Notes:
Predicted 3D model of RNase P RNA and transfer RNA as a complex of 530 nucleotides.
RNA sequence: CAGCCGGACCGGACGGUCGCUGUCCCGGUUACACCGGGAUAGAGGAAAGUCCGAACUCCGCAGAGCAGUGUGCCGGAUAACGUCCGGGAGGCUGGUUUCAAGAUCAGCCGACGGAAAGUGCCACAGAAAACAUACCGCCUGGAUUGCCUUGCGCGCUUGCGCGCGGGGGUGCAGGUAAGGGUGAAAAGGUGCGGUAAGAGCGCACCGCCCGUUUAGUAAUAAACGGGGCAGGGUAAACCCCACACGGAGCAAGACCAAAUAGGGGACCAGUCCGGGGCUUCCCGCCGAGCGCCGUUUUUGCGCGCGGUGGAGCAGAACCCCGGCACGUGCCGGCUCGGCGCGGACGAGUUCCGGGUAGGUCGCUAGAGCCGGACAGCGAUGUCCGGCCCAGAGGAAUGACCGCCACCCGGCGAAAGCCGGGUACAGAAUUCGGCUUACAGGUCCGGCUGCCAC
RNA sequence: CGGGGCGUAGCGCAGCCUGGUAGCGCACCUGCCUUGGGCGCAGGGGGUCCGCGGUUCAAAUCCGCGCGCCCCGACCA
Numbered sequence: 001c002a003g004c005c006g007g008a009c010c011g012g013a014c015g016g017u018c019g020c021u022g023u024c025c026c027g028g029u030u031a032c033a034c035c036g037g038g039a040u041a042g043a044g045g046a047a048a049g050u051c052c053g054a055a056c057u058c059c060g061c062a063g064a065g066c067a068g069u070g071u072g073c074c075g076g077a078u079a080a081c082g083u084c085c086g087g088g089a090g091g092c093u094g095g096u097u098u099c100a101a102g103a104u105c106a107g108c109c110g111a112c113g114g115a116a117a118g119u120g121c122c123a124c125a126g127a128a129a130a131c132a133u134a135c136c137g138c139c140u141g142g143a144u145u146g147c148c149u150u151g152c153g154c155g156c157u158u159g160c161g162c163g164c165g166g167g168g169g170u171g172c173a174g175g176u177a178a179g180g181g182u183g184a185a186a187a188g189g190u191g192c193g194g195u196a197a198g199a200g201c202g203c204a205c206c207g208c209c210c211g212u213u214u215a216g217u218a219a220u221a222a223a224c225g226g227g228g229c230a231g232g233g234u235a236a237a238c239c240c241c242a243c244a245c246g247g248a249g250c251a252a253g254a255c256c257a258a259a260u261a262g263g264g265g266a267c268c269a270g271u272c273c274g275g276g277g278c279u280u281c282c283c284g285c286c287g288a289g290c291g292c293c294g295u296u297u298u299u300g301c302g303c304g305c306g307g308u309g310g311a312g313c314a315g316a317a318c319c320c321c322g323g324c325a326c327g328u329g330c331c332g333g334c335u336c337g338g339c340g341c342g343g344a345c346g347a348g349u350u351c352c353g354g355g356u357a358g359g360u361c362g363c364u365a366g367a368g369c370c371g372g373a374c375a376g377c378g379a380u381g382u383c384c385g386g387c388c389c390a391g392a393g394g395a396a397u398g399a400c401c402g403c404c405a406c407c408c409g410g411c412g413a414a415a416g417c418c419g420g421g422u423a424c425a426g427a428a429u430u431c432g433g434c435u436u437a438c439a440g441g442u443c444c445g446g447c448u449g450c451c452a453c
Numbered sequence: 454c455g456g457g458g459c460g461u462a463g464c465g466c467a468g469c470c471u472g473g474u475a476g477c478g479c480a481c482c483u484g485c486c487u488u489g490g491g492c493g494c495a496g497g498g499g500g501u502c503c504g505c506g507g508u509u510c511a512a513a514u515c516c517g518c519g520c521g522c523c524c525c526g527a528c529c530a
Base pairs, nucleotide, nucleotide: 001449002448003447004446005445006444007443008442009441010440012404014402015401016400017399018398020042021041022040023039024038025037026036027035028034044424048435049434051433052432053431054430055429056249057248058247059246063336064335065334066333068245069244070243071242072241073087074086075085076084077083088112090109091108092107093106094105095104096103097102113240114239118238119237120234121233122232135180136179137176138175139174140173141172143170144169147168148167149166150165151164152163153162154161155160156159188206189205190204191203192202193201207229208227209226210225211224212223213222214221215220253361254360255359256358263352264351265350266349267348268346272323273322274321275320276319277318280316281315282310283309284308285307286306287305289303290302291301292300326342327341328340329339330338354529355528356527368387369386370385371384372383373382374381375380405422406421407420408419409418410417411416454526455525456524457523458522459521460520463479464478465477466476473510481497482496483495484494485493503519504518505517506516507515
């Protein structure tokens, strides 16, 4: 210097003119309305996605169990977290070493509890996909009447037949799991020995399991001893273990104002039990009245009204209180518990219809920003000093000019000139994170290569 | 601003929970039938399962992130 990797940061600057939004001041004004003038502030690192965690507000300050959801090595940070920091174990790449496995060094990476609690799945291929098994192969034994080959002997028709023997093949009985083959995955790995062939069968190294000790807060690591090795993968499959979690969200919620048909439909639960009250129902008498029978009158019958006397046991109705069910709301899935409401003239749920779509608060001083010191490896915390930094509400934060910076194109020998452009994106209750998008640029660390000394 | 759902052939949809072969209807193409067309009959083609990454031997399906589309939510009585 170049490339790659990791991390931190900036993300157009300055001046002017005209606008927009908020706040404050001055003047006009009855006025905080309105008008005029002035001062001052006015997007981001992601304001985004809404993926996590909180603050805040309401529901009943939210109980128990099941279900559900989420998190998941260890320790720490924090208001909290699925975030961050430190550590552990693991994986990948490169170097060294080794026959190899492994070990070691450097860099980087990640959603990293349990597969010896249980269940499920592992397509195709393959002998076999999990209580292992045996297709080819390798090896042993015995058989050989038929197949191939070969040696010897005999016979002769000179290349055929017969007999004996060897080898191969074949089918039979067994051994084996080295090798081949299948697969993503094949029942510890490498080497040596061993064996009929083989195999943890034996040994060395490595891996693994069990135990003890030591170090460490712990995850874990190391050392020693024992064991030939049981126990394939999958939990971003069910599941198990541990921990956490009530729900909804500023259109939360509070107040004021305006308007209307305070409309309609559907759904909704024991005529339970106990106690008390009242005295209508029951019986009689009196009074006035109405109706019916009858030719008419007396009379009779019926009805309700008023007054009065009796009975007041049981029951019905009504009213009140309590209890158990039931329904319903509060917790959304279920059960229990708790609180409240309810008796069809009612409260509620839901649908349709109707009205208004206005104002104020919540609403920006906060887990806030900047600087320094101290503690800590660090995340972060504590202390001191300084600062105030958008609060709009269909929603302001813009446009133009000059000049500079950078990029692209053209012209030019060059200086330079001309033209164009400057990413991603824009607050909406507020914070802490994560993720995603992003032209160009700066700084730091590491590795590799090249050049110079 | 907040909440919920969906994305599979040209169109409308299954399959996803419980992972191994992507299927149905209409449309399209070819042949038969017909004088010709339609109807009918027989056969056929067409899919990066919205994109990227991860888990797994294996992903439309499980998990994460992104993109696009759709729906709901004001107050009064």

The prediction has a mean pLDDT of 75. Rfam match: Bacterial RNase P class A.